[in-house]
RNA sequence: CGAGUCGGGCAAGCAGCCGCUCCGGGGACUAGCGCCCCGGGGAGGAAAGUCCGAGCUCCGCAGGGCAGGGUGGUGGGUAACGCCCACCGUCCGCGAGGAUAGGGAAAGUGCAACAGAGAGUAGACCGCCGAGCGUGCUUGCCACGUUCGGUAAGGGUGAAACGGUGCGGUAAGAGCGCACCAGCGGGUGAGGCGACUCUCCCGGCUCGGCAAACCCCACCCGGAGAAAGACCAAAUAGGGGAGCACGAUGUGGCCCGCAUCGCCAUGACUCCCGGGUAGGUCGUUCGAGGUCGCCGGCAACGGCGAUCCCAGAUAAAUGGCUGCUGCCUCGCCCUCGGGUGAGGAACAGAACUCGGCUUAUCGCCCGGCUCGGAGG
Numbered sequence: 001c002g003a004g005u006c007g008g009g010c011a012a013g014c015a016g017c018c019g020c021u022c023c024g025g026g027g028a029c030u031a032g033c034g035c036c037c038c039g040g041g042g043a044g045g046a047a048a049g050u051c052c053g054a055g056c057u058c059c060g061c062a063g064g065g066c067a068g069g070g071u072g073g074u075g076g077g078u079a080a081c082g083c084c085c086a087c088c089g090u091c092c093g094c095g096a097g098g099a100u101a102g103g104g105a106a107a108g109u110g111c112a113a114c115a116g117a118g119a120g121u122a123g124a125c126c127g128c129c130g131a132g133c134g135u136g137c138u139u140g141c142c143a144c145g146u147u148c149g150g151u152a153a154g155g156g157u158g159a160a161a162c163g164g165u166g167c168g169g170u171a172a173g174a175g176c177g178c179a180c181c182a183g184c185g186g187g188u189g190a191g192g193c194g195a196c197u198c199u200c201c202c203g204g205c206u207c208g209g210c211a212a213a214c215c216c217c218a219c220c221c222g223g224a225g226a227a228a229g230a231c232c233a234a235a236u237a238g239g240g241g242a243g244c245a246c247g248a249u250g251u252g253g254c255c256c257g258c259a260u261c262g263c264c265a266u267g268a269c270u271c272c273c274g275g276g277u278a279g280g281u282c283g284u285u286c287g288a289g290g291u292c293g294c295c296g297g298c299a300a301c302g303g304c305g306a307u308c309c310c311a312g313a314u315a316a317a318u319g320g321c322u323g324c325u326g327c328c329u330c331g332c333c334c335u336c337g338g339g340u341g342a343g344g345a346a347c348a349g350a351a352c353u354c355g356g357c358u359u360a361u362c363g364c365c366c367g368g369c370u371c372g373g374a375g376g
Stems, first nucleotide, its partner, number of pairs: 001372010012325007020042008044347001048358002051356005056225004068221005073087005088102001089100004103216002108214002110210002125155002127151010137140001163181006182206002184203004189198003229282004239273005250266005289308008327344008
């Protein structure tokens, strides 16, 4: 210098003017949450998706099981997690590093397109070998055809075909036998908290893949969410209770009809009580909180001390204009460092609060490390 990899950070800045919202103080008015003045706070790294885990609230709940859902190497971290850190195994990369849903496939069931003879105690298509028969003539340890049998070493198909290499063996072959290697199982020893790694020995045991297929094993799991929930509380209608007087003595019942009498209930009025609605207040912004320093730990993180208060709206505030500077892209000019013109500046936006994950994102900054090249 080039190429790459990992981690962290920013999300333009300053000034002026005009606004919006919340809080505190003051003032005028009879008073006020309204008005005026002063001071202070006012979006994000994801505020998003609402996918996990919690706090908080209400409802439910003897105990156990089934069903259903989730998680799945080991050890830590944490309030908790499906998150994070470290390590192990496997795969990818020359490397820095990256990926990993990573228990069980010798419990059972199932799946595997196309190609291929055969896809799982598999399979004879070509080839190879043996035997029989036929044909040919060049009469052979021959060739071709055909039938039966043997063979998984070779060819061919496939993502995948029942270990690999060599020697022996055989009619040809085959773990059929042997040596080494690979895997699996068992054992010994060493290291590690552990996953696991390494050494040596034994057994021909050679068993394919898929469990984000059913399933089996282990562990975990009540439901709803801020429109949760608590409190205050109109008008109107309806419910319950009490009251005195008056009036139509009405309506209904005792009572099938009529008449009379009697009894019970009911309504218009006033007051009280309780439930719900509109509306309001709380929940609601001080919290597993932020920043800095020291200490412990490889790290995630934890401990101690100091310091700070940092949006709380409810149809929903956090905005607009102007100027200067800076950033990026393209062009022009020259004295090669500047000047100048045009354009661009993302994703997005709190709504009870935290911890994560995932997704979106213009343009930049800083640091660690790797590979390659050149020079000293």
This is a predicted structure of a 376-nucleotide RNA (Bacterial RNase P class A) from a Planctomycetota bacterium. The RNAcentral record of the sequence draws on ENA. Taxonomically the source falls in Planctomycetota (Bacteria, Pseudomonadati). The prediction has a mean pLDDT of 76. The gene name in the source record is rnpB. It matches the Rfam family "Bacterial RNase P class A". From the family's description: Ribonuclease P (RNase P) is a ubiquitous endoribonuclease, found in archaea, bacteria and eukarya as well as chloroplasts and mitochondria.